[in-house]
RNA sequence: CGUCCAUGCAGACGGGCGGAGGGACAGGCCCUGCGAAGCCCGGCCAACCCGCUCCCGGCGGCACCGGGAACGAAGGUGGCAAUUCCUCGGCGGCGAACCGCCGGAACAUGGCG
Numbered sequence: 001c002g003u004c005c006a007u008g009c010a011g012a013c014g015g016g017c018g019g020a021g022g023g024a025c026a027g028g029c030c031c032u033g034c035g036a037a038g039c040c041c042g043g044c045c046a047a048c049c050c051g052c053u054c055c056c057g058g059c060g061g062c063a064c065c066g067g068g069a070a071c072g073a074a075g076g077u078g079g080c081a082a083u084u085c086c087u088c089g090g091c092g093g094c095g096a097a098c099c100g101c102c103g104g105a106a107c108a109u110g111g112c113g
Stems, first nucleotide, its partner, number of pairs: 001113002004111005013042005021031003026087003043080003048076002050072002053069006084106001088103006
């Protein structure tokens, strides 16, 4: 970087340095000198990759591949305010506020290429 795939209402914070910003962008609304970003140390969460066992299929059998389920957390990522903080369109609940369902865009993370 991608006409690709999956997930995004769950979960999880302390310390040191630092010293004013941060929540992607815009608008809102928030967080922040009771200490923002960033860096470092330790901890934790989760289970995408991964490990292990089993089931189904591709074989009659092995290997291997694809799909599914339970368990695990050594390793590779990721995460630890607010639903991805909210936002767009359709439908519905009531006309509004608000809420629910479906869909979309953008973004994030992983996998694959």

Overview:
Predicted 3D model of a 113-nucleotide RNA (SAM riboswitch aptamer (S box leader)) from a Planctomycetota bacterium. The organism belongs to Planctomycetota, within Bacteria. The coordinates come from a structure-prediction model, not an experiment, and the mean pLDDT is 86. It was read from a public genome assembly, where an Rfam model found it. It matches the Rfam family "SAM riboswitch aptamer (S box leader)". Rfam links the family to the GO term regulation of gene expression.